Transfer RNA from an Elusimicrobiota bacterium, 87 nucleotides, folded computationally. RNAcentral holds the sequence, with entries from ENA. Its mean pLDDT, the model's own confidence on a scale to 100, is 80. Its Rfam family is "tRNA". It is annotated as a transfer RNA. Rfam describes the family as follows. Transfer RNA (tRNA) molecules are approximately 80 nucleotides in length.
RNA sequence: GGAAGGGUGACCGAGCGGUUGAAGGUAGCAGUCUCGAAAACUGCCAGGGGUGCAAGCCCCUCGUGGGUUCGAAUCCCACCCCUUCCG
Numbered sequence: 001g002g003a004a005g006g007g008u009g010a011c012c013g014a015g016c017g018g019u020u021g022a023a024g025g026u027a028g029c030a031g032u033c034u035c036g037a038a039a040a041c042u043g044c045c046a047g048g049g050g051u052g053c054a055a056g057c058c059c060c061u062c063g064u065g066g067g068u069u070c071g072a073a074u075c076c077c078a079c080c081c082c083u084u085c086c087g
Base pairs, nucleotide, nucleotide: 001086002085003084004083005082006081007080010026011025012024018070028044029043030042031041032040046061047060048059049058050057051056063079064078065077066076067075
């Protein structure tokens, strides 16, 4: 340099163009149980911005930036990064 595959929440990981911020798991937090703990069970758990006293409400974000579409994590283009192969 060329080719293929991949990039989704703290981590792993599923995801058909149609409530999908998005399954499930791990980790974490709270609770139940227990003398206590572990295990098990239940609930919660991404980030940013705006507004608000707060509760809440609204908007944006699936590597980054564009495009297609009524609608994009999903399709197209460019770029970045990772893995493998070829030279």